[in-house]
RNA sequence: GAGCCGGCCGGACGGCCGCUGCGGCGCUUGCGCCGCGGAGGAAAGUCCGGGCUCCACAGGGCAGGGUGCCAGGUAACGCCUGGGGGGCGCGAGCCCACGGAAAGUGCCACAGAAAACAUACCGCCCAAGCGCUGCCACGCAGCGCCGGCAAGGGUGAAAAGGUGCGGUAAGAGCGCACCGCGUCGCUGGCAACAGCGACGGCACGGUAAACCCCACCCGGAGCAAGACCGAAUAGGGGAGCGUGGGCCGUUCGGCGGCCCGGCGUACGGCCCGUACGCGGCUCCCGGGUAGGUCGCUCGAGGCGCGCGGUGACGCGCGUCCCAGAUGAAUGGUCGUCCCCGACAGAACCCGGCUUACAGGCCGACUC
RNA sequence: GCCGGAGUAGCUCAGCUGGUAGAGCAGCUGAUUUGUAAUCAGCUGGUCGGGGGUUCGAUUCCCUUCUCCGGCU
Numbered sequence: 001g002a003g004c005c006g007g008c009c010g011g012a013c014g015g016c017c018g019c020u021g022c023g024g025c026g027c028u029u030g031c032g033c034c035g036c037g038g039a040g041g042a043a044a045g046u047c048c049g050g051g052c053u054c055c056a057c058a059g060g061g062c063a064g065g066g067u068g069c070c071a072g073g074u075a076a077c078g079c080c081u082g083g084g085g086g087g088c089g090c091g092a093g094c095c096c097a098c099g100g101a102a103a104g105u106g107c108c109a110c111a112g113a114a115a116a117c118a119u120a121c122c123g124c125c126c127a128a129g130c131g132c133u134g135c136c137a138c139g140c141a142g143c144g145c146c147g148g149c150a151a152g153g154g155u156g157a158a159a160a161g162g163u164g165c166g167g168u169a170a171g172a173g174c175g176c177a178c179c180g181c182g183u184c185g186c187u188g189g190c191a192a193c194a195g196c197g198a199c200g201g202c203a204c205g206g207u208a209a210a211c212c213c214c215a216c217c218c219g220g221a222g223c224a225a226g227a228c229c230g231a232a233u234a235g236g237g238g239a240g241c242g243u244g245g246g247c248c249g250u251u252c253g254g255c256g257g258c259c260c261g262g263c264g265u266a267c268g269g270c271c272c273g274u275a276c277g278c279g280g281c282u283c284c285c286g287g288g289u290a291g292g293u294c295g296c297u298c299g300a301g302g303c304g305c306g307c308g309g310u311g312a313c314g315c316g317c318g319u320c321c322c323a324g325a326u327g328a329a330u331g332g333u334c335g336u337c338c339c340c341g342a343c344a345g346a347a348c349c350c351g352g353c354u355u356a357c358a359g360g361c362c363g364a365c366u367c
Numbered sequence: 368g369c370c371g372g373a374g375u376a377g378c379u380c381a382g383c384u385g386g387u388a389g390a391g392c393a394g395c396u397g398a399u400u401u402g403u404a405a406u407c408a409g410c411u412g413g414u415c416g417g418g419g420g421u422u423c424g425a426u427u428c429c430c431u432u433c434u435c436c437g438g439c440u
Base pairs, nucleotide, nucleotide: 001367002366003365005363006362007361008360009359011337012336013335014334015333016332017331019038020037021036022035023034024033025032026031027030040343044354045353047352048351049350050349051348052222053221054220055219064218065217066216067215068214069083070082071081072080073079084098085096086095087094088093099213100212104211105210106207107206108205121153122152123149124148125147129145130144131143132142133141134140135139161179162178163177164176165175166174180202181200182199183198184197185196186195187194188193226294227293228292229291236285237284238283239282240281241280244260245259246258247257248256249255262278263277264276265275266274267273301320302319303318304317305316306315307314308313338341368439369438370437371436372435373434374433377392378391379390380389386423394410395409396408397407398406416432417431418430419429420428
C1' cells in the first nucleotide's frame, strides 16, 4: 500500500419553551409543583420459529405444507457453532436447497444417424463368403455386394468411461497399466466421511427449485387474540294496573289480523278533507352496542465477574429497572464545537433471517 | 397492527404440467371513396415490475425486493 474477518458508535454539551408514563405533595379533582424515565441497529419487510390467548382435540392414519451432508447448541427454528464433501482465491478467507436418478413415471425443443432395452450421415476395413476386371492364372492387386467397426469428422447443453501401450483386415475393455466408477473387506472417526486392499471390464447420460420415494417436523386462528364493567334508544322475558266497539282466526294469552270510532303531527287563518303515525303505563331481570378497564410490559431481560466447553452456549454469584401511548408522546428554538450528521420511528412480547444505511473507531489476520 | 391477492404491447386481458410470447382495441402504410367513417390487406410496437439462483434453456420453478388492490375494530 492492497485486502479479509469480527466487534462498537452513528452528532456532543448547555439554556429556554413544550409533549408523555409512573411516584410523591397540594388543592379548586384535573390542574400546579418536585423527582425519575421516555425509539432502533435495523423499531422496517412480515420471511421463519416460539411465548401468550381463544377454539378444536383419546390414539393413530389420510390429505396438505415444510425441512434435507454429520454432530452439537437452543424454548424452538429454514437460525447459530464445530466438522465432512465440493467450488473460488497466491493467501487471510468466502460461497454451496449438499438425501435418493440400479422403486416407478415423465421430459430432454432445434440440430443430429442416434437423446436412452441405442444407432450409423461422412468415414475406416475387405480377414471369411460371392461377383467383376487386370496380371506370366497356385495366387496377387483393384472395385463392388453381403457384411464388419465405432478410432476419426460432423450435430448438440449433453453422444453410452478417460489417457497410453499392445492388439487387429479395420477396430473395440478385446488385453494390460494408471485414473474414474461399482461391490466387498479392514483401519481411523459418535457420525458425515477419509485411507488402504481385493474383486468386477463398465453394468449406472442429465433433470427431483418435474411428479415422486425416503427420513424428520407441523392442529387452526391471531392482542382488531381474549377477559371484565357497562349507559341512552330500540328490541327480548316476567309481574301488577289498565285496555272504545264489531267481525274473523286462535296455540284461549286482550295473542294476531281487518273495519269503524278516538288521539297526535304535517298541509291550513279555521272547518271539512288528505297523508303519515300512535293505541298502553309502571317496576324488575338478562343478553348485547357505544364507552371504559385489564391484557401492557420484570423479561428464554441488561451489565460485570468466575467456572465448564474448540465454539455456539450453559451454570453460579453480584448488580440494575431500562417507553408503554390509544388520534396515539420523545419535539421546537438559541448558543458553542467538530470530521456538518446516513438509513430510518415502538403499538402484545421475544429469538433469528433478509433488506436499507453518509461517515467513523477498535481488534485479529493475509499478501 | 394483522391477514390475503395482483403486476405481460399505449389500454383490457390470454399464455394449461419449462422449448424462446399472442388476442381484441389503439397506432402506421396501402386499397376502396369526390372526401371521411366503416370495411379489406399488411406492418410496427414487449427490460414479461427489479435483482439473484436451479436448468442446456425461465413469463412459467425457487429466494429476495418494489409498487398497487382488497378484507378484519